Record summary: Bacterial RNase P class A from Leucobacter soli, 376 nucleotides, folded computationally. It was read from a public genome assembly, where an Rfam model found it. It matches the Rfam family "Bacterial RNase P class A". Rfam describes the family as follows. Ribonuclease P (RNase P) is a ubiquitous endoribonuclease, found in archaea, bacteria and eukarya as well as chloroplasts and mitochondria.
């Protein structure tokens, strides 16, 4: 310098004018004296994904606790965490020369099911071609045999089909063949040794000759999980009209059933009626930034600093100037700078709060590593 791979960061800056929202202050008006209305001033006012709402947790209610079942999710090992289906490190398998990437990675020698097309045969396999051995018949003959056709049997070595055809190579064996037998290799099961916390790796012995795929199909094994959600839930004010049915002191009511103790009365469904007002929950939190220590890392400990929206179906925007960036045209010096004109800037948007994952995104910045080439 070229190509590649992985990771981190930004998502315009400054000034002005107008506009919007919460809160605070001020004066004015109204007031049922609680406040309300418009005006002026001041502080603050979206994101890296606020998004999708796919997981996990906090919080709140279901009165409390335990065991089993049903149901659901997850699935290599070790760690991180409040927790996870997330993250980190490692293992195994696959891809790449490499950096590195990909894997919903338990069990298919428990059982059941499923597999298009092609093919003779596709699940205690299968004779289409070929190969081999008899029989019959026809033809030829140099009388040794040779060839065609028909039918029977053997054969999984070769061809052919397929995503997949029941280990591979070599030898023995045979009419031809075959783990039929043997050696080596691969794989499987059992077992022993060494290393590792472990998944596992490496090595030795024995065995039977080999066991197809699919569990994001049922299923089996292991682990985890009560259910609902801020329209949760609580308080205040106001309005209204109840009716019917189920269960219930023989125990109702949170997915069902069961058990134990507590507790001691309503609860569920449908139809109808009323209201759609205020306050709390509500944002200071598993919070953010910096330093240091431990750890390969995810992350954790300690110290210091900071406070950054909180509403009502819901405010955070528009324009102008200028600087920076990108693109096009053009001019000058002159191959890289400088100037002029015009144009451009995405995806998207809080609504109880966090941790993840996934997805969208104009444009730009920085770094690690790998491969190749050239020069010193």
């Nucleotide at each position: 310098c070229g190509g590649g791979u992985c990771g981190g960061c930004c998502g315009g800056g400054c000034g002005g004018u107008c506009g919007c929202g919460u809160c605070g202050c001020g004066a004015u008006g109204c007031u049922u004296c609680g406040g309300c209305a418009g005006c002026g001033c001041g502080c603050c006012g979206a994101g890296g994904a606020a998004c999708g709402u796919c997981c996990g947790g906090g919080c709140u209610g279901c009165g409390u606790a335990g065991a089993g079942g049903a149901g659901a999710a997850c699935g290599g090992u070790g760690g991180g965490u409040a927790a996870c289906g997330c993250c980190c490190a490692c293992c195994c398998g696959g891809g790449g020369c490499a950096a590195c990437c990909c894997g919903c990675g338990a069990g298919a020698a428990a059982g059941u099911g499923c597999a298009a097309c092609a093919g003779a045969g596709a699940g205690c396999a299968g004779a289409c071609c070929g190969c081999c051995c008899g029989g019959g018949u026809c033809g030829g003959u140099u009388c040794g045999c040779c060839g065609g056709c028909c039918g029977g049997g053997g054969u999984a070595a070769g061809g052919g089909u397929g995503a997949a055809a029941g280990g591979g190579u070599g030898g023995g064996g045979u009419a031809a063949g075959a783990g039929c037998c043997c050696a080596c290799c691969g794989g499987c099961g059992c077992u022993c040794g060494u290393g590792g916390u472990g998944a596992c790796a490496c090595g030795g012995g024995c065995g039977g000759c080999c066991a197809g795929g699919u569990a994001a199909a049922c299923c089996u094994c292991g682990u985890u999980c009560g259910c609902a959600g801020c329209a949760a839930g609580g308080c205040c004010a106001g309005a209204c009209a109840g009716c019917a049915g189920g269960c219930g002191a023989c125990g109702a009511c949170g997915c069902u059933c069961c058990u134990c103790g507590c507790c001691g009365a309503g609860u569920c469904u449908g139809c109808g009626g009323g209201u759609a007002g205020g306050c709390c929950g509500c944002u200071a939190g598993a919070g953010c930034c910096c330093g240091u220590c431990g750890g390969c890392a995810a992350c954790g400990g300690c110290g210091g600093g900071c406070c950054g929206a909180g509403a009502g179906a819901g405010a955070u925007g528009a324009c102008c100037g200028u600087c920076a960036c990108c693109g096009g045209c053009u001019c000058g010096c002159a191959u890289g700078c400088g100037g002029g004109c015009c144009g451009g800037g995405a995806c998207a948007g809080a609504a109880c709060c966090c941790g993840g994952c996934g997805u969208a995104c104009a444009g730009g910045c920085c770094g690690g590593c790998c491969c190749g080439u050239u020069c010193c």